[in-house]
RNA sequence: GGACCUUUAGCUCAGUUGGUUAGAGCAAUCGGCUCAUAACCGAUCGGUCCUGGGUUCGAGUCCCAGAGGGUCCA
Numbered sequence: 001g002g003a004c005c006u007u008u009a010g011c012u013c014a015g016u017u018g019g020u021u022a023g024a025g026c027a028a029u030c031g032g033c034u035c036a037u038a039a040c041c042g043a044u045c046g047g048u049c050c051u052g053g054g055u056u057c058g059a060g061u062c063c064c065a066g067a068g069g070g071u072c073c074a
Base pairs, nucleotide, nucleotide: 001073002072003071004070005069006068007067010026011025012024013023019057028044029043030042031041032040050066051065052064053063054062
């Protein structure tokens, strides 16, 4: 220098041919249970979907540019 993959909650990840409310597990907080702790059960909390722009009635999803990370080639 070139090609490809990836970026969604504090962490690990789903998200259908673009459709009305963006989800799961773990973590955290509160409560229950217990002599107590862990485990277990219930509830709650948690998001500028990497950034900017474009297409569209409508974008996490499509297009363009940029940024971070990874793999390969030279």

Transfer RNA from a Lachnospiraceae bacterium, 74 nucleotides, folded computationally. Rfam family: tRNA. The sequence was found in a public genome assembly. The coordinates come from a structure-prediction model, not an experiment, and the mean pLDDT is 80.